[in-house]
C1' cells in the first nucleotide's frame, strides 16, 4: 500500500406507496428494503434523459437543465480476516 470475510461497530437506501415542489426530465420529505465498501463529496469526460429555439412531421443544445445507485476521472473516509 493493494485488497474485501456469511467478521465487529455502524452509514446509506432501488422499486413502489403518500406529501409537497417543478411545464418537464426529476427534486425534497416520510414510509419502505432490491442492493451498496465509498450507493460519501464533485459534476470535468462518455452516456441517458428533459424541455428552448427550430421543424408539417420525425426530429431538436459544444451553448437551458436534469440523473449520476451507467462507464472514466479528482477529493476525502469507517472496520481490518485471507491472500
Nucleotide at each position: 500500500a493493494c485488497c474485501g470475510a456469511u467478521a465487529a461497530a455502524g452509514g446509506c437506501a432501488a422499486a413502489c406507496c403518500c406529501g409537497c415542489c417543478g411545464c418537464g426530465a426529476g427534486a425534497c420529505g416520510g414510509g419502505g428494503a432490491c442492493g451498496c465498501a465509498a450507493a460519501g463529496c464533485c459534476a470535468a469526460g462518455a452516456g441517458u434523459c428533459u424541455u428552448a429555439a427550430g421543424g408539417g412531421g420525425a426530429c431538436g443544445a459544444u451553448c437551458a437543465g436534469a440523473c449520476g445507485g451507467u462507464c472514466u476521472g479528482g477529493c476525502u473516509g469507517c472496520c481490518g480476516a485471507a491472500a

This is a predicted structure of an 83-nucleotide RNA (c-di-GMP-I-GGC riboswitch aptamer) from an Anaerolineales bacterium. The coordinates come from a structure-prediction model, not an experiment, and the mean pLDDT is 83. Of the family's consensus pairs, 95% are formed in the model.